Annotation:
A computed fold for a 418-nucleotide RNA from a Sphingomonadaceae bacterium, annotated as Bacterial RNase P class A. Its Rfam family is "Bacterial RNase P class A". It is annotated as a ribozyme. Taxonomically the source falls in Sphingomonadaceae (Bacteria, Pseudomonadati, Pseudomonadota, Alphaproteobacteria). Its mean pLDDT, the model's own confidence on a scale to 100, is 75.
RNA sequence: CCAGGGGGCCGGGCAGCUGCGGGGUAGCAAUACCGCGAGGAAAGUCCGGGCUCCACGAAACAAGGGUGGCGGGUAACGCCCGCCGAAGGUGACUUCAGGGAAAGUGCCACAGAGAGCAAACCGCCCGUCUCAGGACGGGUAAGGGUGAAAGGGUGCGGUAAGAGCGCACCGCGCGAUUGGUAACAAUUGCGGCAUGGUAAACCCCACCCGGAGCAAGGCCAAAUAGGGGCGGCGCGCCGAGUGCUUUAGGGCACGAGGCAGGUCUGUUUCGGACCGUGAUCGCCCGGGUUGGCUGCUUGAGCUGCGGAGCAAUCCGUAGCCUAGAGGAAUGGCUGCUCACGCAGAACGGGUCCGUCCAAAGAAAUGCGGGCGGAAACCAACUGCGGGACAGAACCCGGCUUACAGGCCCCCUGGCAUU
Numbered sequence: 001c002c003a004g005g006g007g008g009c010c011g012g013g014c015a016g017c018u019g020c021g022g023g024g025u026a027g028c029a030a031u032a033c034c035g036c037g038a039g040g041a042a043a044g045u046c047c048g049g050g051c052u053c054c055a056c057g058a059a060a061c062a063a064g065g066g067u068g069g070c071g072g073g074u075a076a077c078g079c080c081c082g083c084c085g086a087a088g089g090u091g092a093c094u095u096c097a098g099g100g101a102a103a104g105u106g107c108c109a110c111a112g113a114g115a116g117c118a119a120a121c122c123g124c125c126c127g128u129c130u131c132a133g134g135a136c137g138g139g140u141a142a143g144g145g146u147g148a149a150a151g152g153g154u155g156c157g158g159u160a161a162g163a164g165c166g167c168a169c170c171g172c173g174c175g176a177u178u179g180g181u182a183a184c185a186a187u188u189g190c191g192g193c194a195u196g197g198u199a200a201a202c203c204c205c206a207c208c209c210g211g212a213g214c215a216a217g218g219c220c221a222a223a224u225a226g227g228g229g230c231g232g233c234g235c236g237c238c239g240a241g242u243g244c245u246u247u248a249g250g251g252c253a254c255g256a257g258g259c260a261g262g263u264c265u266g267u268u269u270c271g272g273a274c275c276g277u278g279a280u281c282g283c284c285c286g287g288g289u290u291g292g293c294u295g296c297u298u299g300a301g302c303u304g305c306g307g308a309g310c311a312a313u314c315c316g317u318a319g320c321c322u323a324g325a326g327g328a329a330u331g332g333c334u335g336c337u338c339a340c341g342c343a344g345a346a347c348g349g350g351u352c353c354g355u356c357c358a359a360a361g362a363a364a365u366g367c368g369g370g371c372g373g374a375a376a377c378c379a380a381c382u383g384c385g386g387g388a389c390a391g392a393a394c395c396c397g398g399c400u401u402a403c404a405g406g407c408c409c410c411c412u413g414g415c416a417u418u
Stems, first nucleotide, its partner, number of pairs: 001414010012337007020037002023034004039389001043400002046398005051213004056271006064209005069083005084098001085096004099204002104202002106198003121144002123140007152170006171193001172191008217294004227285005236259003241254005261275004301320008338387001340385005349378002352373006360365001
C1' cells in the first nucleotide's frame, strides 16, 4: 500500500417564533414559569416471560406440540457464552435441523448383470470340441463399463487366473490406559472383519410444555326479559326423628345423616363442590349494554466506578427518572451549522511536489531546518444539491428482516524495503 474477516458506535446539532400531549409550582380563575415527549430496529408477530382472567385441585398415563453434541448464563427460551465434532476456506473465520439405521416400516428414479442380506454385461484363467471363427462346461470378482452410490481402501506377496487368501498401514468391531466436569482426544491390545445410504421420511430415545390474552381484566353509570323452546342423561336404597291419620296393626307426608349413582375431565386414582326432574351437556330463538374512569408506566430499569469470571453474566457501591396518547400528541416556519456529493475558480497553508543540509543509526531511514514550485491530492474559499430504513399503544428478554452515509477497535493474507 492492496485485499479480506470479526466486533462496536453514530445516523444530525444549535437558536428564535409558534402549535400540541403528560407532569410540577403559584393563583379563585384567566394565566405565568419549569422540566419531559418515538427506534436501533418502534417492523415481523417467530420464541420466552412478567401481569390479568378462566379451567375445581393433586398425581400418573395418553393425545398433541417443542427442543436435540457437552458445560455454563438467564426470570425463561427454540436465546446468549465457552468448548467438542463435522464441512468449507491458504488463513483470520463461517456454517450445522449435531441423539438413534443392530426395534420396526418406507424410499434409493433412470442407467446397470446387480441397489439388501444382491450380482456376472465386457473381461481374465482352466478344460473339451472345431481347419478357423467360435460353442459348451467350470473357476473368478483384481481390470473395464453403468451409476449419486457397486459390498472396505492403498501397496506387496501369493494364485491357473484371482480374492483379506496372507502381510503392512488406513478403515471397522470389541477392549485397556492416560488427559478432561463432560462432549471428546491421544496412545495401545486383540480380531480378517462386511451389517450401503436416507430419520428437514414415518418411527424410537432423552428432556420440556394448561388455555386465552390489555379488544386480558376491575370499578361506576345506564338500560333490559332473573327471557323462551327442544333433546340426551335419571331413578334409587337404608334411615334417628317430626307431623297427620287409624279400634289396633298399619298407612301418608316431611326428614338430619349414610350407601350407591350422575355432573364438573381424554383416561385412571385420591380429594372437593353440586344434583335428585334437574347439576350439567348439546342445539335453536330473543332482549339490554358499544358511555366514563382505571389497568397505563419505577422497571428481571439505565449510567459511572470497583471486584469475580476466558466469556455470556453476576456481586457491591454511587447517582438518575428519560412518552403514556385514547381515532390517537411529540409538529410547522426561519436562520446558522455539520456529515456527504458535484462543480468551479482560487490558494500557496500542507504530513503535497522537487531539491539541499541534517541529529540519531550497522543500514534502510530521516527528529529537525532551508530554498524553490504549482500538474495532481488534502485543507481553506465560492456556488448548487442534499441526509437512509423508518412512528410507541400493557411491559420486558431475544431472534429475523430493512438501512444513504460516516467513525473506531482487533485479527488474517499478499506486495515492497531492511